[in-house]
Context: one part of a larger RNA
C1' cells in the first nucleotide's frame, strides 16, 4: 500500500424487518445428478451450473452407438500425362448409401477451352486434445462510486498529499475548507419510449372538418417562485402553480480491474494428434432409457369455486411455398370451399378474467384431472421405439404441505387472456402485449451484499 477481523464510526441496497404470492408435501412437464446401456453425443457445476448453449433431437439436425459403404475424397486451389464430355434417363442386386450393366454426348476462330474419369504430386478433412498457449464475445461484483494522471509538495525509498476534513447527494453530486492547482476513465446531460399542450401534415384512419387516431418536428420542468430550516453556501422541508415536479416513469448505457470465472462446440487462431482414418457417406437405433435425488415451472386440491347458457371491453405483433373471410359438412379435432389481402384497407380474431341468469352444499364431490383403453384428426417420404389435437369411457395422487427458502415497493405484486420468434408438425419454456389490480415500509438492533474514514496484524 493493500487484503482481511465473531474492531470501531458514518453511510447504502427487497439485505432485514412490515407486507402480498409463493416453492419446499401431490400429479405432470423440462434441466440436472446417479444408475443403467451397443450408445445413452459434448459443454455449463456455490452465488455468477441445473425451462443454461437447445429461439423447435421422428429421418434430417447430430457431433454417439451398430452394420453396410468411399479413399485424393461431401468440400478448395494449381500442376503433369492418359482417356472421355459430365450431368440425366432406364436397368440387375441391395434397407439406403453404393456398386455392376445400357442408352446418352459440349464449345471451337480447329490452336484450343470447360467439365469429367484414371494415374502421379502439393493438399484437402477432423464438433480430436489444450479457454492453464490466445483473440474475439460473455457471466460477476455492479449503475456499485469509484479508478487514476500532470505538475507542485511531503519522504532515503515503497509511497503519500491531490482522493482527507466539515456539510450534502442517487452519484469522487455540489457547496465551504485545505500544500496543493488542474486533468482523464466513470456518475449525470446529450439518445429511445411514455405521459401534457399546441402547430404543419395525413389515407387505408376517425369524421363532415379536426375532439379519436397516425406521422413529423416544437414547447413544457429550471428547485424557476414564495415560505421555512441555520451564521453564508450546497442543500433539505412545506406550498403555488401545472399534465407532470424537484434525476416524473421506463430503456439503452457496465469506469480501473477481479474470479489463470465462462467459451478451442459459434467463428477465428499457437501448439500436439488422425490421415484406406479420430475423414467422409448411408441404413437403423441413441440423444426419448429408470431403483433413485435435487432444480425450475404447469395443474390442483375448491363454493370470493365449479359448470351451463346469455351477453360486453383490449395492445402489441404476424401474413404471398403466407395469414385465410362468408358458406356447406363434422359432436369436436378437423374437412371441403374459395373471396379478399404485397395488407391503418383484408385475414389471424369469440380475448379472457369481470357482468347477468339457472345447477350444485361441503362430499375425494358437478373438486382435481394423472393414468389407461378406444375411436378418429393433421404435418411429413415416413409418428413403433419418439410428434400435436379431437370424441367417448376410465378416473390415480392430492383437503393447502417438516426444517428451511424465493419474488415484489404501483400500474409494482398476484390474478387474467393474447402476440411472436424458433418451427413441415409439436410450447407447461423463452421474449413481448394489455386487462383487473392491491397489502406494507415503525425502524437500521440483527442476517446478506456493497461504500467511505479510522484501527489492529507474526498476512501478501
Nucleotide at each position: 500500500u493493500g487484503a482481511c477481523g465473531g474492531g470501531g464510526a458514518c453511510c447504502c441496497g427487497c439485505a432485514c424487518a412490515a407486507g402480498c404470492a409463493g416453492c419446499g408435501g401431490a400429479g405432470c412437464g423440462u434441466g440436472u445428478g446417479g444408475u443403467u446401456u451397443a450408445a445413452u453425443u459434448c459443454g455449463a457445476u456455490g452465488c455468477g451450473a441445473c425451462g443454461c448453449g437447445a429461439a423447435g433431437a421422428a429421418c434430417c439436425u447430430u457431433a454417439c452407438c451398430a452394420g453396410g459403404g468411399u479413399u485424393g475424397g461431401a468440400c478448395a486451389u494449381g500442376c503433369c500425362g492418359g482417356c472421355a464430355a459430365a450431368a440425366c434417363u432406364c436397368u440387375c442386386g441391395g434397407a439406403a448409401a453404393c456398386c455392376g450393366g445400357a442408352g446418352g454426348u459440349c464449345c471451337u476462330u480447329c490452336g484450343g477451352g470447360g467439365u469429367g474419369c484414371c494415374g502421379g504430386c502439393a493438399c484437402a478433412g477432423g464438433u480430436g486434445c489444450u479457454g492453464c498457449a490466445u483473440g474475439g464475445c460473455u457471466g460477476u461484483c455492479g449503475u456499485c462510486a469509484g479508478c487514476u494522471c500532470g505538475u507542485g509538495c511531503c519522504g532515503u525509498g515503497a509511497g503519500g498529499u491531490g482522493u482527507u476534513g466539515g456539510g450534502u447527494u442517487a452519484a469522487g453530486u455540489c457547496c465551504c475548507g485545505c500544500a496543493a492547482c488542474g486533468a482523464g476513465c466513470g456518475c449525470a446531460a446529450c439518445c429511445c419510449c411514455u405521459g401534457u399542450g399546441g402547430u404543419c401534415g395525413g389515407u387505408u384512419g376517425c369524421a363532415u372538418g379536426u375532439a379519436u387516431c397516425c406521422g413529423a418536428g416544437c414547447a413544457g420542468a429550471c428547485u424557476g417562485c414564495c415560505a421555512c430550516g441555520a451564521g453564508u453556501a450546497a442543500c433539505g422541508u412545506g406550498g403555488a402553480g401545472g399534465a407532470a415536479g424537484g434525476u416524473g416513469g421506463g430503456g439503452a448505457u457496465g469506469a480501473c480491474g477481479u474470479c489463470a470465472a465462462g467459451u478451442c462446440a459459434g467463428c477465428a487462431c499457437g501448439g500436439c494428434c488422425c490421415u484406406g482414418a479420430c475423414a467422409u457417406c448411408c441404413u437403423g437405433g441413441g440423444c426419448g432409457a429408470c431403483a433413485c435425488a435435487c432444480a425450475c415451472g404447469c395443474u390442483a386440491c375448491a363454493a370470493u369455486g365449479g359448470u351451463c347458457g346469455c351477453g360486453a371491453c383490449a395492445g402489441c405483433g404476424g401474413g404471398a411455398a403466407g395469414c385465410c373471410a362468408a358458406c356447406c359438412c363434422g359432436c369436436g379435432a378437423g374437412g371441403g370451399g374459395g373471396a379478399g389481402c404485397u395488407a391503418a384497407u383484408c385475414c389471424u380474431a369469440c380475448a379472457a378474467a369481470g357482468g347477468c341468469g339457472g345447477c350444485c352444499a361441503c362430499a375425494g364431490u358437478u373438486c382435481g384431472g394423472a393414468u389407461g383403453g378406444u375411436a378418429g384428426g393433421c404435418u411429413g417420404c415416413a409418428a413403433c421405439u419418439c410428434g400435436c389435437c379431437u370424441g367417448c369411457c376410465u378416473g390415480a395422487a392430492g383437503u393447502c404441505g417438516g426444517a428451511g427458502u424465493u419474488g415484489c415497493u404501483a400500474g409494482u405484486a398476484a390474478c387474467c387472456g393474447g402476440g411472436g420468434g424458433u418451427c413441415a408438425g409439436c410450447a407447461c419454456a423463452c421474449c413481448c402485449c394489455g386487462g383487473u389490480g392491491a397489502a406494507u415500509a415503525c425502524g437500521u438492533u440483527c442476517c446478506c451484499g456493497g461504500g467511505u474514514c479510522u484501527u489492529g496484524u507474526a498476512c501478501a
This is a predicted structure of a 460-nucleotide part of an RNA (small-subunit ribosomal RNA, 3' major domain) from an uncultured Chloroflexia bacterium. The coordinates come from a structure-prediction model, not an experiment, and the mean pLDDT is 84. Rfam family: Bacterial small subunit ribosomal RNA. RNAcentral holds the full RNA, with entries from SILVA.